[in-house]
Context: one part of a larger RNA
Molecule: small-subunit ribosomal RNA, 5' domain
Organism: uncultured bacterium
RNA sequence: ACGAACGCUUGCGGCGUGCCUAAUGUAUGCAAGUCGAGCGGGCGAGGAGGCUUCGGCCUCCAAGCUAGCGGCGAACGGUUGAGUAACACGUAGGCAACCUGCCCCGAAGUCGGGAAUAACUCAUCGAAAGGUGAGCUAAUACCGGAUGUGGCCCCGCCUCGCAUGAGGGGGUGGCUAAAGCAGCAAUGCGCUUCGGGAUGGGCCUGCGGCCUAUCAGCUAGUUGGUGGGGUAACGGCCUACCAAGGCGACGACGGGUAGCUGGUCUGAGAGGAUGGUCAGCCAGACAGGGACUGAGACACGGCCCUGACUCCUUUGGGGGGCAGCAAUGAGGGAUAUUGCGCAAUGGGGGCAACCCUGACGCAGCGACGCCGCGUGGGUGACGAAGUCCUUCGGGAUGUAAAGCCCUUUUGCCGGGGAUGAGAUGGACAGUACCCGGCGAAUAAGCCCCGGCUAACUACGUGCCAGCAGCCGCGGUAAUACGUAGGGGGCGAGCGUUGUCC
Numbered sequence: 001a002c003g004a005a006c007g008c009u010u011g012c013g014g015c016g017u018g019c020c021u022a023a024u025g026u027a028u029g030c031a032a033g034u035c036g037a038g039c040g041g042g043c044g045a046g047g048a049g050g051c052u053u054c055g056g057c058c059u060c061c062a063a064g065c066u067a068g069c070g071g072c073g074a075a076c077g078g079u080u081g082a083g084u085a086a087c088a089c090g091u092a093g094g095c096a097a098c099c100u101g102c103c104c105c106g107a108a109g110u111c112g113g114g115a116a117u118a119a120c121u122c123a124u125c126g127a128a129a130g131g132u133g134a135g136c137u138a139a140u141a142c143c144g145g146a147u148g149u150g151g152c153c154c155c156g157c158c159u160c161g162c163a164u165g166a167g168g169g170g171g172u173g174g175c176u177a178a179a180g181c182a183g184c185a186a187u188g189c190g191c192u193u194c195g196g197g198a199u200g201g202g203c204c205u206g207c208g209g210c211c212u213a214u215c216a217g218c219u220a221g222u223u224g225g226u227g228g229g230g231u232a233a234c235g236g237c238c239u240a241c242c243a244a245g246g247c248g249a250c251g252a253c254g255g256g257u258a259g260c261u262g263g264u265c266u267g268a269g270a271g272g273a274u275g276g277u278c279a280g281c282c283a284g285a286c287a288g289g290g291a292c293u294g295a296g297a298c299a300c301g302g303c304c305c306u307g308a309c310u311c312c313u314u315u316g317g318g319g320g321g322c323a324g325c326a327a328u329g330a331g332g333g334a335u336a337u338u339g340c341g342c343a344a345u346g347g348g349g350g351c352a353a354c355c356c357u358g359a360c361g362c363a364g365c366g367a368c369g370c371c372g373c374g375u376g377g378g379u380g381a382c383g384a385a386g387u388c389c390u391u392c393g394g395g396a397u398g399u400a401a402a403g404c405c406c407u408u409u410u411g412c413c414g415g416g417g418a419u420g421a422g423a424u425g426g427a428c429a430g431u432a433c434c435c436g437g438c439g440a441a442u443a444a445g446c447c448c449c450g451g452c453u454a455a456c457u458a459c460g461u462g463c464c465a466g467c468a469g470c471c472g473c474g475g476u477a478a479u480a481c482g483u484a485g486g487g488g489g490c491g492a493g494c495g496u497u498g499u500c501c
Base pairs, nucleotide, nucleotide: 001499002498004497005496006495007494008493011373012372013371014370015369016368017366018365019331024329025328026327028326029325030324033072034071035070038069039068041066042065043064046061047060048059049058050057051056079284080283081282089208090207091206092205093204094203095202098201099200103197104196105195106194107193108192109191110190111145113143114142120135121134122133123132124131125130150176151175152174153173154171155170157168158167159166160165180189181188182187210256211255212254217247218246219245222244223243224242225241226240227239228238229237259281260280261279262278263274264273265272266271286307287306288305289304290303309320310319311318312317337363339362340361341360345359346357347356348355349354376406377405378404379403386397387396388395389394411438412437413436414435415434416433420428445490446489447488448487449486450471451470452469456485457484458483459482460481466473467472
């Protein structure tokens, strides 16, 4: 010094912090939705009209709600540290070898067609999960055509450079785009192509940071080349062929351990140790593998396969993945509420209203840590009682108590009552805070007293019982054991244990 634990003790507040072990298993609830101003349906408050056997029925308008198609999001946020000794991280650079949805700036455009399909209806299979067939329909879903500012390819020109090349302007050449919706309208929100920006990423490189030589040789896509493939992009990244290389005592290869950093702890510093909370990066999401969609994933709450585990089942077959927030079993010396709210900040969707958000803001529990406050203040005897010691004279506890005079932090009761919110919106919260009243009232312990080390006597015990960090105490006067009186230290804490310096 600590993410601590244990023992004794415990009044209050603020700010932090809390599974270090089993990356062990999980009941339950919640944690990612949203858009009807993209689309066709369905339901439909209410209103108007008509009919009526007074039950109601039909037509029109229509707020609102909505399964489905479609769009965006779901790749963020949250969690964990298993793996990883690696360009994973840190730092400094490079990409003439790259991508970037939404956002910003600029230029140009948004024409005209087509074919389907869910929903729905009918039929049918299944215990369920879920399908199958037939028929109908829409779109900002899908597919041709037109146009081509531009962009890409080809041809040739100019300029420049860091080698592969980069930039610019040119051509009777080739290819290449779109979607609408709202509104009375103005217009707004979109859509397409291109250039630039911003942001976020990808790749490459120098240097730096663990132990082990009781690991000394390692290597076949291995090292390089050529052709081809693949990627956003370079590359043995992959493949065929060719060559025989490449690395290593400046420690290759192997083994062990480990997420890395800003930082944190210690120390005068150098250094040593460490990486919990917070922040950045990386990696993982039951174990292993794989791709799909997409601007972005090889995707925690998506898909497929295999496996272990587990649940449902009509035994044919299906479902699941808390290292999200709570909670629970187990493990453990040990670590919290199945809380409130979207009021704030931030995020997703939406023109908006708004919806969603266990991110977050708060509250709860734990002296786990740090900090602050209190448990009263003054006065009060040559000094009560009790207790302890005693040379029996006395000494100590000790102004301590009582008594008297005050105060009210805190507490309780009553009243008022925020800032945080730009609005009509406040979970926290009738909280913080303020005012009044009551009453010393509600509040002290723990360890130690042989030396180190601050603090001594009595009794009990008798190498016993016991103490102990080291030296060592105890066998009949023990300042070292136990108890008491007294004393010392710290104080809502005090000791012990563990670990680091």